[in-house]
Molecule: transfer RNA
Organism: uncultured Veillonellaceae bacterium
């Protein structure tokens, strides 16, 4: 060079046919305990890599480019 794949919460990942994002785990607050952990129950955390188009509406489709990983040559 050429091809394909990923990039969504702090971390690992969902997200279907385009319909306005969500689980664990971490993190805070309560309860519960003598006290810890451990269980419960609540909360907070997202400009979906970056940049334009398409649409009434994009994470999801197009296009261009970054980083990553793997072929190929």
């Nucleotide at each position: 060079g050429c091809u394909g794949g990923c990039u969504u919460a702090g971390c690992u990942c969902a997200g279907u046919u385009g319909g306005u994002a969500g689980a664990g785990c971490a993190g805070c607050u309560c309860a519960u305990u003598c006290g810890u952990a451990a269980u419960g129950a609540g909360c907070a955390g997202g400009u979906c890599g970056u940049a334009g188009g398409u649409u009434c509406a994009a994470g999801u489709c197009c296009u261009a480019u970054a980083g990553c990983c793997a072929g190929c040559u």